[in-house]
RNA sequence: GGGGGUAUAGCUCGGUGGUAGAGCAUUUGACUGCAGAUCAAGAGGUCCCCAGUUAGACUCUGGAUGCUCCCU
Numbered sequence: 001g002g003g004g005g006u007a008u009a010g011c012u013c014g015g016u017g018g019u020a021g022a023g024c025a026u027u028u029g030a031c032u033g034c035a036g037a038u039c040a041a042g043a044g045g046u047c048c049c050c051a052g053u054u055a056g057a058c059u060c061u062g063g064a065u066g067c068u069c070c071c072u
Stems, first nucleotide, its partner, number of pairs: 001071007010024004026042005049063004
């Protein structure tokens, strides 16, 4: 220098253009002599950024940036 992948909750990740979700973690309660395990409930999101398409975009298109892989 060329090409590909990826960016969503604190972490790991799902998510056919039509209400943003799960597991773990965390908070509260139950249980327990205390704790752990277990059970119940809750909180937690500018879907990396800027534009475009669309009646409607996490999702499609273009660009920027970070990370990563391949080629040179």
About this RNA
This is a predicted structure of a 72-nucleotide RNA (transfer RNA) from Betta splendens. RNAcentral holds the sequence, with entries from Rfam. The coordinates come from a structure-prediction model, not an experiment, and the mean pLDDT is 83. Rfam family: tRNA. Rfam classes the family as a transfer RNA. Rfam's curators write: Transfer RNA (tRNA) molecules are approximately 80 nucleotides in length.